Model confidence (mean pLDDT): 81 of 100. This is a predicted structure of a 76-nucleotide RNA (transfer RNA) from a Candidatus Microgenomatia bacterium. Its Rfam family is "tRNA". Rfam classes the family as a transfer RNA. Lineage of the source: Bacteria > Bacteria candidate phyla > Candidatus Microgenomatota > Candidatus Microgenomatia (nom. nud.). RNAcentral holds the sequence, with entries from ENA.

[in-house]
RNA sequence: GCGCCCGUAGCUCAGCGGUUAGAGCGCCAAUCUUAUAAGUUGGAAGUCGGAGGUUCAAAUCCUCCCGGGCGCACCA
Numbered sequence: 001g002c003g004c005c006c007g008u009a010g011c012u013c014a015g016c017g018g019u020u021a022g023a024g025c026g027c028c029a030a031u032c033u034u035a036u037a038a039g040u041u042g043g044a045a046g047u048c049g050g051a052g053g054u055u056c057a058a059a060u061c062c063u064c065c066c067g068g069g070c071g072c073a074c075c076a
Stems, first nucleotide, its partner, number of pairs: 001072007010025004018056001027043005049065005
């Protein structure tokens, strides 16, 4: 340099154009317990990597950029 894949909650991921963006784990509070853990109930946490475009409508489609991974090429 070329190609492919990934980027969504603190972490691991789902969501494949249309109702309010979700799950597990974690975190906080209450409950339970002598206490801790486990259990139960509730809660917080996201401008979906950034910018632009298409569309009535974009996390989702297109373009560019940023970051990460894999393969190939180059490496006098």